Background
Model confidence (mean pLDDT): 78 of 100. c-di-GMP-I-GGC riboswitch aptamer from a Chloroflexota bacterium, 92 nucleotides, folded computationally. It matches the Rfam family "c-di-GMP-I-GGC riboswitch aptamer". Rfam links the family to the GO term cyclic-di-GMP binding. NCBI's taxonomy places the organism under Bacteria, Bacillati, Chloroflexota.
[in-house]
RNA sequence: CCCCGAAAAGGCAAACCCACCGUGAGGUGGGGGCGCAAAGUCAUGGAUCUGCGGUCCGAGGUACAGGAUGGCAGACCGCCAGACUGCCGUUU
Numbered sequence: 001c002c003c004c005g006a007a008a009a010g011g012c013a014a015a016c017c018c019a020c021c022g023u024g025a026g027g028u029g030g031g032g033g034c035g036c037a038a039a040g041u042c043a044u045g046g047a048u049c050u051g052c053g054g055u056c057c058g059a060g061g062u063a064c065a066g067g068a069u070g071g072c073a074g075a076c077c078g079c080c081a082g083a084c085u086g087c088c089g090u091u092u
Base pairs, nucleotide, nucleotide: 004089005088011036012035016031017030018029019028020027021026034078040084041083042082044081045080046079048075049074050073051072052071054069055068056067057066
């Protein structure tokens, strides 16, 4: 340095509940603890999700609802990649 995950110490915190913020996806704080060795940071690519327009489909017609596609603006890194950084230590 790389790999790995025994021990100890410390760390984070899913679902759910409460309060607040947001049209919403979600976010923040408190409780909680399913899990996590990058569950640390960054929305860079993809996926997913939300909001608002456009186009198309669709019934005898109109409108709503619905579906498809693409645009713009967002959310999410505890979905998959990528970049940067990083704790402890038995054995090899």